[in-house]
Context: one part of a larger RNA
RNA sequence: GGCGUACGGAGGAUGCCUGGACACUUGGAGCUGAAGAAGGACGCACCAAACGGCGAAACGCUGCGGGGAGCUGUAAGGAAGCAAAGAUCCGCAGAUAUCCGAAUGGGGAAACCCGGCAUGGUGAGAGCCAUGUCAUCCGUGACAGACGUCACGAGAGAGGCACCCGGAGAACUGAAACAUCUAAGUAACCGGAGGAAAAGAAAACAAAAGUGAUUCCCCGAGUAGCGGCGAGCGAAAAGGGAGGAGCCCAAACCGAUCGAAGGAUCGGGGUAGAAGGACCGCAAGGAAGCGAGUGACGAUCGUAGUGGAACGGCAUGGGAAGGCCGGCCGAAGAGGGUGAGAGCCCCGUAGACGAAACGAGAGGAGCCGCGAGCGGGAUCCUGAGUACGGCAGGACACGAGAAAUCCGGUCGGAAGCAGGCGGGACCAUCCGUCAAGGCUAAAUACAACCAAGUGAUCGAUAGUGAACGAGUACCGUGAGGGAAAGGUGAAAAGAACCGCGGGAGCGGAGUGAAAGAGAACCUGAAACCGUAUGCCUACAAGAAGUCGGAGUCCGUUAAAGGAUGACGGCGUGCCUUUUGUAGAAUGAACCGGCGAGUUGUCGUAACAUGCGAGGUUAAGCAGAAGAUGCGGAGCCGAAGCGAAAGCGAGUCUUAAGAGGGCGACACAGUAUGUUGCGGCAGACCCGAAACCGUGUGAUCUAGCCAUGUCCAGGUUGAAGUCCGGGUGAGACCGGAUGGAGGACCGAACCGACCACCGUUGAAAAGUUGGCGGAUGAGGUGUGGCUAGGGGAGAAAUUCCAAUCGAACACGGAGAUAGCUGGUUCUCCCCGAAAUAGCUUUAGGGCUAGCGUCGAGAGAGAGGUAUGUUGGAGGUAGAGCACUGAAUGUACGAUGGCCCCAUCCCGGGGUACUGAGUAUAAUCAAACUACGAAUGCCAAAGAUACAGGCUCGGCAGUCAGACCGUGGGUGAUAAGGUCCACGGUCAAAAGGGAAACAGCCCAGACCGCCGGUUAAGGUCCCAAAAUAUAUGCUAAGUGGAAAAGGAUGUGGGGAUGCACAGACAACUAGGAGGUUGGCUCAGAAGCAGCCAUCCUUGAAAGAGUGCGUAACAGCUCACUAGUCGAGUGACCCUGCGCCGAAAAUGUACCGGGGCUAAGCAUAUUACCGAAACCGCGGAUUCAGUAGCGAUACUGAGUGGUAGGGGAGCGUUCCAUGCACGGAGAAGGCGUACCGAGAGGAGCGUUGGAGAGCAUGGAAGUGAGAAUGCCGGUGUGAGUAGCGAGAUGUAGGUGAGAAUCCUACACACCGAAAGCCCAAGGGUUCCGGAGGAAGGUUCGUCCGCUCCGGGAAAGUCGGGACCUAACGCGAGGCCGAAAGGCGUAGUGGAUGGAAAGCAGGCAGAUAUUCCUGCACCCGCAGUGGGAACGAAGGAAUGACGGAGAAGGCUAGUAUGACCCACUUAACGGAUUGUGGGCGAAGCGAGAUAGCAGGUGUAUGGAAAAAUGCGUACACGGAAUGCAAGACGUGACAGGUAAGCGAAAGCGCGAGCGAGUAGUGAAGCAUAUGAGGCCGGCUUCCAAGAAAAGUUUCUAAGUAAAUGCCACGGCGGCCCGUACCAAAACCGACACAGGUGGGCAAGGAGAGUAUCCUAAGGUGAGC
Repeated sequence: GGCGUACGGAGGAUGCCUGGACACUUGGAGCUGAAGAAGGACGCACCAAACGGCGAAACGCUGCGGGGAGCUGUAAGGAAGCAAAGAUCCGCAGAUAUCCGAAUGGGGAAACCCGGCAUGGUGAGAGCCAUGUCAUCCGUGACAGACGUCACGAGAGAGGCACCCGGAGAACUGAAACAUCUAAGUAACCGGAGGAAAAGAAAACAAAAGUGAUUCCCCGAGUAGCGGCGAGCGAAAAGGGAGGAGCCCAAACCGAUCGAAGGAUCGGGGUAGAAGGACCGCAAGGAAGCGAGUGACGAUCGUAGUGGAACGGCAUGGGAAGGCCGGCCGAAGAGGGUGAGAGCCCCGUAGACGAAACGAGAGGAGCCGCGAGCGGGAUCCUGAGUACGGCAGGACACGAGAAAUCCGGUCGGAAGCAGGCGGGACCAUCCGUCAAGGCUAAAUACAACCAAGUGAUCGAUAGUGAACGAGUACCGUGAGGGAAAGGUGAAAAGAACCGCGGGAGCGGAGUGAAAGAGAACCUGAAACCGUAUGCCUACAAGAAGUCGGAGUCCGUUAAAGGAUGACGGCGUGCCUUUUGUAGAAUGAACCGGCGAGUUGUCGUAACAUGCGAGGUUAAGCAGAAGAUGCGGAGCCGAAGCGAAAGCGAGUCUUAAGAGGGCGACACAGUAUGUUGCGGCAGACCCGAAACCGUGUGAUCUAGCCAUGUCCAGGUUGAAGUCCGGGUGAGACCGGAUGGAGGACCGAACCGACCACCGUUGAAAAGUUGGCGGAUGAGGUGUGGCUAGGGGAGAAAUUCCAAUCGAACACGGAGAUAGCUGGUUCUCCCCGAAAUAGCUUUAGGGCUAGCGUCGAGAGAGAGGUAUGUUGGAGGUAGAGCACUGAAUGUACGAUGGCCCCAUCCCGGGGUACUGAGUAUAAUCAAACUACGAAUGCCAAAGAUACAGGCUCGGCAGUCAGACCGUGGGUGAUAAGGUCCACGGUCAAAAGGGAAACAGCCCAGACCGCCGGUUAAGGUCCCAAAAUAUAUGCUAAGUGGAAAAGGAUGUGGGGAUGCACAGACAACUAGGAGGUUGGCUCAGAAGCAGCCAUCCUUGAAAGAGUGCGUAACAGCUCACUAGUCGAGUGACCCUGCGCCGAAAAUGUACCGGGGCUAAGCAUAUUACCGAAACCGCGGAUUCAGUAGCGAUACUGAGUGGUAGGGGAGCGUUCCAUGCACGGAGAAGGCGUACCGAGAGGAGCGUUGGAGAGCAUGGAAGUGAGAAUGCCGGUGUGAGUAGCGAGAUGUAGGUGAGAAUCCUACACACCGAAAGCCCAAGGGUUCCGGAGGAAGGUUCGUCCGCUCCGGGAAAGUCGGGACCUAACGCGAGGCCGAAAGGCGUAGUGGAUGGAAAGCAGGCAGAUAUUCCUGCACCCGCAGUGGGAACGAAGGAAUGACGGAGAAGGCUAGUAUGACCCACUUAACGGAUUGUGGGCGAAGCGAGAUAGCAGGUGUAUGGAAAAAUGCGUACACGGAAUGCAAGACGUGACAGGUAAGCGAAAGCGCGAGCGAGUAGUGAAGCAUAUGAGGCCGGCUUCCAAGAAAAGUUUCUAAGUAAAUGCCACGGCGGCCCGUACCAAAACCGACACAGGUGGGCAAGGAGAGUAUCCUAAGGUGAGC
């Protein structure tokens, strides 16, 4: 370390439970709101954070009822109280009810701010407080009539789950594309109403008969119809039911009032279609009757309640309700509780009773309202821009259609009772009916609320998102999204006390039935982590198992056991997808839980059951939500044929009686249930990218608008100007001055070119070092505007909240997905396809083919196989007559060329072309005068087999692969591709081929330590022959390969030479003419050309090769000799050789190795598989026997997609039977049973439920879906601990690198210091603490707990103003929602506007205190005066850049002043440090700038003394003005020095170097981006209003205004803290964040370096 076992930890499955959900039933109730709702904010308790309750009268108040002993909510505890004088509690009716919200006095960032008027209170008054009232619109009325004003109104506004009516109205989707169509008048939006809404009392349906408003249900009917006649859409009448209800105006006519009149209003009358009414006549008299109006009373019901029968004992047990024994009640045996199963213990239940008050209410007297007949037929009335028509639309089931009917737009436009409309174009006849006015219950829809209940609904990953302080925590700017989380016990009896420990925690003790129920609490599985130990394990190669098996240990459901496993044989996971996967193709880290063919309806088939020529009800009524009964409307069937009229066992066709088609003869259906399948629905589950609707977003970013703000320092030196020169005058030149610029350099600031780093970062874009712009088209703050079919864009498909070729959120919605993935228990029987046709079809479908299941017919009919016979045919082959191709030869037309000739006719030649013919030899898928094998068809009969046929239910398959053969294609390439025939795989295991889907053998029901074989094998690995016989091979050929090569070797054949001596070798010769001729510089056998003879001889080429410049020389052929037997070349063939180089390692026999253990032929034996046989068993089908159980016989039993059959298990229900505290379920273990899914028994844990049998119903079975949720591993004690300097000593403490103190050291210092705005929201200060947070630690903290802290007339905001922009009375526009906008009203980033210095303190200070000020208001007193506005006028009031001036802040220096020091005392000297001081007030007037007065006149809603203009006078008298000076101030403050006390503490000491005391306060220099007032220049020409001043109008004459004095008054909000560890970035994050202050040395400088004040040492 492995396996096993035992005991633990961690974790939270399982079981049990339920306070919560879900669905439904019945009944009730069904609107609320300006009398302020719904919904909230904030408060209210003795202690009070949350939930619940309540509202300043605040855990409650009053009255009336109920009730009767305790009570002050959840919710304990403490404290304090209440209650028989009746509390708490319950019901009814009242009171109160802050603020927001329609929100309504005005405003507004909801829960806040600011008002007017009246009355009252208070106050001297200003003021404050209380109560009431004050929005808008609409209606009505009045005034006087538009405009307007006033009055009145329980008017409207807003809310409400769904339901209802209307306005407007998508898209995905379906149509396998898409446009009409569909989805769908759906979703969403908008308006409106009610408890219901809508509709409704025939200008209706119908059809020769009739009905009699509407609504809803059943049916009619998936019919009639509509429809790219596609997909689809889809009535109506009639019939059966629920319910039931009918009425009123307008007009004619009469009257009244008003009016000049037309006429208007009111009253009567009148309301119909057999027309009716008016009118006339008769009759009657307010009658019958009706009512939906009002309504006393009112049975009864509801909103609290009251009564309510009957039990004991014994044993067990912690506990009895269970067991046993014995009783009782029952109009009550529903249910819940009580220490375990309770009729009789408790609450209840059946039954009975009950209301002061409120509500409902059948009924209902009375009141009120309505309410009529008969006849006549002259006249009048009976709904007009209407009906209807044209055009263009919409709705009707009906898509323009033959299109009636209904409703709008637009243009036309009737009749009027002798009339009109309708009856599906239209016309006629006939029938029905009276439009253009209105009202109307019930039956119907819904379910937020109340009550009672029910469930073959869930039981904590389920059921609502939510069993629990859940729409919470949390996320998001926002719309919006949205969790997790239940259980001690019967009772807290919740562990006193002791020990260890700082604590946490643990051990005892105690409680309890149990603590292994201890609060992290019932049970307590698995992953994962440990401890112990029985066996094994350190030469071993391993998908880890399986088969065999020694040894060791143990001892059982007693079974020929259990654990382990040395060694050996065999053996490449699972799933999915595929032709094919160990695959290096997909998916899964592991474990647990959850997780996918369902439901409704219609159809179809089978089966079951009932009835049967019939079967059956639907809605509805009754009934217990049932069964069932009633209900016959309707449906299906019993008759068909035809397009139909129609006829009918026939009918149609037809002239037909013929023939033919379809029927009858030959007849079974129907209703319900179950199952299979299909249609419509999301339809097996998960999954898009997208489309559409309605909203939310410009806190990011883009542009724009308004208003503010920022840019150290240095450089350059434009125009213009001045001076000088120059000229007739200029131009021009020079020097100054000047200070322009999308100018230059360069910080802040903005940007982002390069590189490294970083890349699970410090950071979801940064750091570092360089880099670009930096007075401009610049940067930036605050407020605003533009919105997705859109905006913005110096333009990149760039940005619009870390998202952009079309944002985000929610919805349509479960869009669709011919695509991918996944789809859960067992066994048995059969078992495919990867083809054809068609397909916008090719990875999809439909039909056929092939599978399966059921039924049927039929009897060797038909099928398959083998013989027989007879056929058709044109392939292989063959052939060349045909069609073509193609070669040689011969002849050779035609044409060309050459020559002759040329006037014409011609002639000759041809190594040119070449038809055709002949001959010889060939070729062909699209040639055939020939032509098989096989296959196919037919027939008769034979043999064998068991399949075949018909009908119906259900499929799957349409990607195939390789091998052999025949072909096409390709290159006679491919593991290529396409056909055909066959096989195997697919879907097939076993044996062989080393391994190896497709090759060879062979088809696995199960078992056997039996036998025989196949392919293939028999030396070892490794079962079987070192077999036999005869050859071959020498190459390790065997055990990879071609052209080509070779005297390898065996066999065969044919042919030369050879004892007259071959072949080879050796010896010798190999000569002469001649150097043949030519050519050549030369050419002599041997460069080349031509010829190639002759002689000698045994033989010898005018020469086979080498060689020379050419010769020479050496050889060969040829000849002789020696030798002595075979030798040479060729053809066919067996086996070998060379040709033969690759990448990790031999590596081309599977290895060893083999000379056979290779190859060939022949023979025998053996091995060898899941084949075959034997024995035993299971099962299917058939047959036989038997009533049957069963037995026997025969044949089967591989299997993917798929079909069929039989079972197991889970949850719940019914019935029956058995069980449980003496121990249920669940968990853990186990060697038993079953063919399997599975099922028992026993032990232990557990502590209350559960089982079996038979049926039933399903949220019914998990290993995979990059599944969902949770837990736990591995990685790994690994990476990392986020810019940066610490050290020492002391202290505290259980504990110190980290906390405190001190001393050193170091860092920042235009910041890492100080002060504000935003934003945050207690983080501030004190005390205590250390679980968690803090990247380590921690005694510490921005952490936790407790307590405290924030003080304003003057600071900021409001009670003042206006900008962009928002809202917006009226108004204009628009389907609605709404858009725009006037008067107004909001809105700072701007305008206006009165406080300074010091002190105190743990935490606040321009706020408190001290001192000194100022502003506004009020009344009073005094003194002047004309005052007076929402009107006039002025002012307010404005740009950039630049150069100067006057000052101040600040700074520096100092010989001056002070203090200390030098100094043990004095002094000189030295050194160090310091030398401050506001607002306000006053006087004066320095730089500079400005005019003032008078007269006349003009404009305007009016007026003016104001303003403008003109003229006159006139020159610093006047005005503005920072600062300085004086005062404020003998204040205050400040260094060293001196220096207490109370109180606390045993003391040291702390308090505290605290309070107190305590100096000088000058000069010079420099000097701002600050303050003041001016100037110059440029073009882009640079807010508004309030305020202030002034003027008058109306008005007023002190009730007004101004000045002075003292007195009084001065509201609301903010104010702590942070400025980065407290903001925005998920973090105590190297990023980002607007404004102000700006010390010293060096320096141009805010650069940079070092320092001050101050801060810090960065949480390992």

This is a predicted structure of a 1660-nucleotide part of an RNA (large-subunit ribosomal RNA, half A) from an Erysipelotrichales bacterium. It was read from a public genome assembly. The coordinates come from a structure-prediction model, not an experiment, and the mean pLDDT is 84.